This is a predicted structure of a 73-nucleotide RNA (transfer RNA) from Paracrocinitomix mangrovi. The source organism's lineage runs through Bacteria, Bacteroidota, Flavobacteriales, Crocinitomicaceae and Paracrocinitomix.
[in-house]
């Protein structure tokens, strides 16, 4: 220099024929239980890398940029 893949809560990780409240687990907070704690149970908090475009509607499609990884030279 060229090509490809990925980016979603604090962490991990689903969701692509575009459509209702964006799952789930761990963590965290509150409650119940317990003599107390742990485990279990109930409830809650928090996210689509950035900017534009297409569309009635975008995590999803398109463009550019950023970051990471892999391959080629």
């Nucleotide at each position: 220099g060229g090509a490809a893949a990925a980016g979603u809560a604090g962490c991990a990780a689903a969701g692509u024929a575009g459509g209702u409240c964006a799952a789930u687990g761990c963590a965290c907070c509150g409650g119940a239980u317990u003599g107390a704690a742990g485990a279990c149970c109930c409830g809650g908090c928090a996210a689509u890398g950035a900017u534009g475009g297409u569309u009635c509607g975008a995590a999803u499609c398109c463009a550019u940029c950023c970051u990471u990884u892999u391959c080629c030279a």
Rfam family: tRNA. It is annotated as a transfer RNA. The sequence is in RNAcentral, with records from ENA. The coordinates come from a structure-prediction model, not an experiment, and the mean pLDDT is 81.